This is a predicted structure of a 502-nucleotide part of an RNA (small-subunit ribosomal RNA, 5' domain) from an uncultured organism. RNAcentral holds the full RNA, with entries from ENA and SILVA.
Context: one part of a larger RNA
RNA sequence: GGACGAACGCUGGCGGCGUGCUUAACACAUGCAAGUCGAACGAACUCGACCUUCGGGUCAUAUGAGUGAGUGGCGAACGGGUGAGUAACACGUGAGAAAUCUGCCUCAAAGUUUGGAAUAACCCAGGGAAACUCAGGCUAAUGCCAAAUACCUUGUGUAGACCGAAUGGUCAAUAUAAGAAAGAUUUAUCGCUUUGAGAGGGUCUCGCGGCCUAUCAGCUAGUUGGUGAGGUAAUGGCUCACCAAGGCAUUGACGGGUAGCUAGUCUGAGAGGACGAUUAGCCACACUGGAACUGAGAUACGGUCCAGACUCCUACGGGAGGCAGCAGUCGGGAAUAUUGCACAAUGGACGAAAGUCUGAUGCAGCGACGCCGCGUGGGGGAUGAAGGCCUUAGGGUCGUAAACCCCUUUCAGUAGGGAAGAAAAUGACGGUACCUACAGAAGAAGCCCCGGCCAACUACGUGCCAGCAGCCGCGGUAAGACGUAGGGGGCGAGCGUUGUCC
Numbered sequence: 001g002g003a004c005g006a007a008c009g010c011u012g013g014c015g016g017c018g019u020g021c022u023u024a025a026c027a028c029a030u031g032c033a034a035g036u037c038g039a040a041c042g043a044a045c046u047c048g049a050c051c052u053u054c055g056g057g058u059c060a061u062a063u064g065a066g067u068g069a070g071u072g073g074c075g076a077a078c079g080g081g082u083g084a085g086u087a088a089c090a091c092g093u094g095a096g097a098a099a100u101c102u103g104c105c106u107c108a109a110a111g112u113u114u115g116g117a118a119u120a121a122c123c124c125a126g127g128g129a130a131a132c133u134c135a136g137g138c139u140a141a142u143g144c145c146a147a148a149u150a151c152c153u154u155g156u157g158u159a160g161a162c163c164g165a166a167u168g169g170u171c172a173a174u175a176u177a178a179g180a181a182a183g184a185u186u187u188a189u190c191g192c193u194u195u196g197a198g199a200g201g202g203u204c205u206c207g208c209g210g211c212c213u214a215u216c217a218g219c220u221a222g223u224u225g226g227u228g229a230g231g232u233a234a235u236g237g238c239u240c241a242c243c244a245a246g247g248c249a250u251u252g253a254c255g256g257g258u259a260g261c262u263a264g265u266c267u268g269a270g271a272g273g274a275c276g277a278u279u280a281g282c283c284a285c286a287c288u289g290g291a292a293c294u295g296a297g298a299u300a301c302g303g304u305c306c307a308g309a310c311u312c313c314u315a316c317g318g319g320a321g322g323c324a325g326c327a328g329u330c331g332g333g334a335a336u337a338u339u340g341c342a343c344a345a346u347g348g349a350c351g352a353a354a355g356u357c358u359g360a361u362g363c364a365g366c367g368a369c370g371c372c373g374c375g376u377g378g379g380g381g382a383u384g385a386a387g388g389c390c391u392u393a394g395g396g397u398c399g400u401a402a403a404c405c406c407c408u409u410u411c412a413g414u415a416g417g418g419a420a421g422a423a424a425a426u427g428a429c430g431g432u433a434c435c436u437a438c439a440g441a442a443g444a445a446g447c448c449c450c451g452g453c454c455a456a457c458u459a460c461g462u463g464c465c466a467g468c469a470g471c472c473g474c475g476g477u478a479a480g481a482c483g484u485a486g487g488g489g490g491c492g493a494g495c496g497u498u499g500u501c502c
Base pairs, nucleotide, nucleotide: 001502002501003500004499006498007497008496009495010494013374014373015372016371017370018369019367020366021332027329028328030327031326032325035074036073037072040071041070044067045066046065047064048059049058050057051056081285082284083283091209092208093207094206095205096204100202101201102200105198106197107196108195109194110193111192112191113147114146115145116144122137123136126133127132152179153178154177155176156175160171161170162169163168183190184189185188211257212256213255218248219247220246223245224244225243226242227241228240229239230238260282261281262280263279264275265274266273267272287308288307289306290305291304310321311320312319313318338364340363341362342361346360347358348357349356350355377407378406379405380404387398388397389396390395411443413438414437415436416435417434421429446491447490448489449488450487451472452471453470457486458485459484460483461482467474468473
C1' cells in the first nucleotide's frame, strides 16, 4: 500500500447492486417448510335460484358438483441446511469396465388371456387418562394370489463356428427347464407386462496431485497371497474353511496434531504466500451411538426399531419430542437481520387437464457491512463589516468567507400520470421504476491529524504532574509532541482505531 462475512469510537442525506452467527454440530416456545391423484377403488355426508298470505308455490337439477377420512399409485432419496467427523480413492484430474445397476423420459419389438381368496373404510361390541389398541361381521380395486401363453429373457447342455503352438478360450443353432400383465375414461388417449437400444444418473477399480510432526521407527493375524465356497447389481479377505508366510516402511510406514476438498478469493511485477464467507461442483452429517425395513434409488434432516442423555404430558399404569429447513427465542460472544408478502415469474412434486402444494424461488423489511453513483448549491459581492485568534498595537488572519444582489432545483418533499417483467387470461414486487407539474437555498458534514518518519504552527493552561506514544521519544516554568483555542493539512457520508492475511 492492498484486502476483509469484520468489530469498536465519533458522525451520518439519498439511491443501485451485493452481503449479514466466523462463537455453542448449545438448548429450543409458536407458526409454516411435502404433497398430490375421484380419469385406480368401495363406502359416507352436503346441495341452487325466485315468489310468498309463511301453509306453500314455480324453475333448475343428481348418470351432477363438492367435502373430509380410508384402500391404492407416484413423490417424499429432489429441493433446503450445516461443516461435527474425515489426511481418505474424501476431493481434483486422467484413465478403465475387470464386473455392474438404473424409477420417470425417448426409440423399437411382442403381448395385455382365465380365475380366486382376502382386507381397510363401514357396522357392532369392548379396553385405555391419553397415545393408541382390539373380538366379531360386510365390501372394492391399477392392492394380493394362482393358472395359461412366450416375440423375448434367464439357467442347463450339445452339434457346430472362430481364435490359439498347445492345455485351452470365445460365440452358440436345435433341445430342455423357468419367467409376464391392469385396467381407466369424456372413445381418443392414458396406462400395464416382457425384451432390446438410448439419454441422463449411480456403484466400482487404478495412475498422478495437494497440511504439520522423527521430542512418533518400526507397523500388521483377515494381516499379504492362493484354492474353494458364500454374499453382492457387480470385482474383491467383502465374509468364511483350508493352505502358504507373507505385506508396508527413512521416496517417512505406524502413531500424534490440524483440516471438509475443488473451481476459485486476496496479495504479489512474477515466482510464490495466505485463505476456501457468498456463488457453483463433489463429499460427509441430521439430539448421541447402533441397526435394518420399504424402494429404481436411503442404511433415509421434517420415516421405522433398539439403547443413551435431555425436555414435556400423565389419572403413575404409560406415553410424546428432535430448527445443522424459513422466521423467531434463550444462551455464548467484540459481533451478524423480519415470528413479512406471493406462488405473478423461474424451477420442482402430483394430476389427462383444470389445478393443488412449494419459507426452493421471486420480492419486500432491518444494518454505511462492502462496492459504486449523486447531493448538501451556482454566479457576483470589500467600507476587506461584526466577531474570534495572533500582534512589534501599526496591523495581520479567518476571508469572497458572511451579509447583500441575481439565478438554479439534482436528490429528498407534495400532487397528477404510470410501465416492461405475461404467450389468451393471470403481477407479490407496487401506484414501484419512470414521466410531468409545484414550492423554496430551501431538509442534508463530519472525522482524523499538524516534533521526525509524514502533508500541516501559533497562543494560552500545565510544570517528570496531568497526560501522549506505531518507532525514535515528549512533559522537571518560555512544550510547534500533554490539554484548550485560533489557524492549517488530509480524506469525505464517512473518518479513525483494533484484529487478521499478502